[in-house]
RNA sequence: CUCAUCCAGAAGGGUGGAGGGAGUAGGCCCGAUGAAACCCUGGCAACCGCCUCUUGCUGUUUACAGCAGGCGGAAAGGUGCUAAGUCCUGCCUCGCACUGGCGCGCGGGGAAAGAUGAG
Numbered sequence: 001c002u003c004a005u006c007c008a009g010a011a012g013g014g015u016g017g018a019g020g021g022a023g024u025a026g027g028c029c030c031g032a033u034g035a036a037a038c039c040c041u042g043g044c045a046a047c048c049g050c051c052u053c054u055u056g057c058u059g060u061u062u063a064c065a066g067c068a069g070g071c072g073g074a075a076a077g078g079u080g081c082u083a084a085g086u087c088c089u090g091c092c093u094c095g096c097a098c099u100g101g102c103g104c105g106c107g108g109g110g111a112a113a114g115a116u117g118a119g
Base pairs, nucleotide, nucleotide: 001119002118003117004116005115006114011041012040013039014038015037019030020029021028024090025089026088027087042082043081044080047078048077050073051072053070054069055068056067057066058065059064060063086113091110092109093108094107095106096105098103
């Protein structure tokens, strides 16, 4: 940089000792009944990888191999995750309600930013 996913799911212990929820602003939460961080054990999920079946293409030694796709499965491998939707909002847009207007509230969609995986 590209692509996919992000309203589901999953906790205890030890060390530690005041912060934490990415950043920024606002809000709302978590935290001395112990935050961050590190370690141990467990768990969740199924992205990669793995297994079965299967479709297409290619190759040939004609029943195998390679590549691409699909249904299903397991969770021993590589990651990841394990409060709250990515905690919510911010930018654009649509609908509805209120308002003379500015504006504001509720709901939907998109973007941006971020996270994780694969390349």
Description:
RNAcentral holds the sequence, with entries from MGnify. Predicted 3D model of a 119-nucleotide RNA (SAM riboswitch aptamer (S box leader)) from a marine sediment metagenome. Its Rfam family is "SAM riboswitch aptamer (S box leader)". About the family: The SAM riboswitch is found upstream of a number of genes which code for proteins involved in methionine or cysteine biosynthesis in Gram-positive bacteria.